RNAcentral holds the sequence, with entries from ENA. The RNA shown here (Bacterial RNase P class A) has 374 nucleotides and comes from a Desulfobacterales bacterium. The coordinates come from a structure-prediction model, not an experiment, and the mean pLDDT is 76. Taxonomically the source falls in Desulfobacterales (Bacteria, Pseudomonadati, Thermodesulfobacteriota, Desulfobacteria). Rfam family: Bacterial RNase P class A. It is annotated as a ribozyme. The gene name in the source record is rnpB.
This record gives sequence, structure tokens and C1' cells, in this order.
RNA sequence: AGAGUAGACCAGACGAUCGCUGGAUUUUUAAUCUGGAGGAAAGUCCGAACACCACAGGGCAGGGUGCUCCGUAACAUGGAGUCGCGGUGACGCGAAGGAAAGUGCAACAGAAAGCAAACCGCCCGGCACCAAUUCGUGCCGGGUAAGGGUGAAACGGUGCGGUAAGAGCGCACCAGUUCCUCGGGUGACCGGGGAAGCUCGGCAAACCCCACCCGGUGCAAGACCAAAUAGAGGAGCGUUCGAGAGUGGCCCGCUCAAGCUCCCGGGUAGGUCGCAGGAGAUGCCGGGUAACCGUCAUCCUAGAUGAAUGAUCGUUGCCCGGUCAGGGGAAACCCGGACCAGGUACAGAAUUCGGCUUAUGAGUUACUCUGGCC
Repeated sequence: AGAGUAGACCAGACGAUCGCUGGAUUUUUAAUCUGGAGGAAAGUCCGAACACCACAGGGCAGGGUGCUCCGUAACAUGGAGUCGCGGUGACGCGAAGGAAAGUGCAACAGAAAGCAAACCGCCCGGCACCAAUUCGUGCCGGGUAAGGGUGAAACGGUGCGGUAAGAGCGCACCAGUUCCUCGGGUGACCGGGGAAGCUCGGCAAACCCCACCCGGUGCAAGACCAAAUAGAGGAGCGUUCGAGAGUGGCCCGCUCAAGCUCCCGGGUAGGUCGCAGGAGAUGCCGGGUAACCGUCAUCCUAGAUGAAUGAUCGUUGCCCGGUCAGGGGAAACCCGGACCAGGUACAGAAUUCGGCUUAUGAGUUACUCUGGCC
């Protein structure tokens, strides 16, 4: 100097004029004081607080999670780790239980792609031809899976022995699998030793099996006040031998119950609360590798409802580029000053909170690799 990896912080400030809005006070048509958009407010992908139903009781179906430990109100999020894969590396990703419970999928090529298979080949025997014999060629039967071919992948690998020819058929070493044992770790796992020739691919982000978890609906939840109206309407079922209702579906159980369900028609749809003091924020100290937890102290930071939080002007901050001169330095380059020009993003609360994902303007810190100079 270049190329990368991983994070944290910020998201302008001040003044003037005018405007909107919450709260408090007052002399209440107004005045004064004070407050007024985010790191993602977006997506609505997860989890909860809270509200209501109220057997959220059992079961089926269904859904979710899937390595270990810690942490949290809770979560699949977060922290730390283990294993696997990728990268030279800093680091990143993981839907990370089970394929000898069953079913299924894999184009083409190939003999054959889940317990299968013999195309070329090798060996033995028989027959025929050639031939002096040998050798060679063809056909049939048996053995074989070491060699060759196809393929992403062909039922462990290398070597030696053995065999008619071969083959874990046997042996040595290695890999995998199963079992036994020792050490470390809370654990997932890691390391060491031994035995058994046992050698049985991939996909479960395919169906499935196993383990654990799950009552539902949602601020348009819900509570209160006020107002208005039209039911002589129709159909079905039923009145204790129970119609119907009971907050995802079905069944059983249980509770309420004399009316219920459906169709048609009419009225109202206004206001107040919920609505922000919280699993709150900040700071020191302590514990912990960390996420996070605890004591103490300080603070109160939007609450609109067709939807407020703004507009104009001036100065300035920050970033980038150029020009001029100065200083430092061996060089590369760095520091401050003046002037000119440009930029300052994504975006907009609506019950709240903890996460995830996505959009985006600048600067900044640490680490890795490559090249060059001293």
C1' cells in the first nucleotide's frame, strides 16, 4: 500500500420567525412553563406480558423442537463449547437423534445401484476343427469376482502367502463397525490399550420411527357510559327420555339449559378508559470466560385517533475532492492553516417488551493474508 474477516458507536448542533400537539399552572376564546419519531419505528418471522373464554379434564388428529451445558419472563433467540463441512488464514456455515423397524427415491451409462449382479476376462472339464506334437480357434458345462470397462458411487485398502484360477481364504499394517477397559471433562465428546476377519453405500430439508413440548383467540383483546329501534315475519328441532350453547377440528366426559338454530327485515355504530412507572433506563461496585445476575444510587424520556412531533432563513459540525503556501521525515508519507466546490443515507410510533430478517450514509477499532521500503 492492497485484498479480506469480526465487532462496537453515531445517525448532526445552535439561533431567529411562523405553525401543530401531550401535560401542569393561571387572570382559562388565551397566556406561561415543560415534553414531543427509530436503529431499524419496516417485515409480521418467533417468543412472551396483559385481556377474555373458562374443565385450559382425557384421547385422537395436528403442530413445534432435535449435539451438550449455561442464561432468560419465555423462545428455535443469546453465550460458551463439542463434532462435521468450507477457507492459505483471520473466520464462516450446520434442518447436528435414528438408514441392521418398515416403505420409498436416484436420469443416463453399466452385467449389476440393497443384499443384487457376470459384459470383456481368468481357471477346470468335455466336444469339434487346424496341426507331427505343442500352440491356436469355436461351442457347451462348472468355478470365480483379484484384473479391465461403465458410472458421482460397484459391498474395505496396501502388501505377502495360498489356490486349478481367484476371494479376508489366511497373515501383517491401516480404516471402519461392535464389545471390554483406563484417563480427562458436569456433559456433548477427546485421548490410550485390548478382543473379534465382523466389513452391511447415499437421501429422513422423503414418508416414517424415537424423545420432549403445545388450551384457544387476540388491543379491531377487553371494560364502562350514552343513544336508537320494528319484529303480530318464515322454517326446523326441543322442553328433564335434554334441542342448543360452552374461543382452532373430531370423540368421550362435565357444566348451564327452556327455549335454541337458520333465513328475511329494521335501528345504532357516538364517547371515555385500556394508553404508558415498565420483565424500565443510566452509573459505580461485586460475581461470572461470556451471555447474564445482584446490591446501592440517580432519572421519568411521545401518546395521536383520518391520525401531532413541521416549514423557512442564517451560522456551524462531520465526510470527500481540488488549489496555495508552511512544518516533520531517509523515503513512502504524515500534521496543522486558508480558499473553492460537493455530500450528509434508509426511512415515520399506534398495546408493550425480548429477538430474528431486510434497507441504508459516513467515520472508527482489532485481527488475517499478499507485495514493497528501512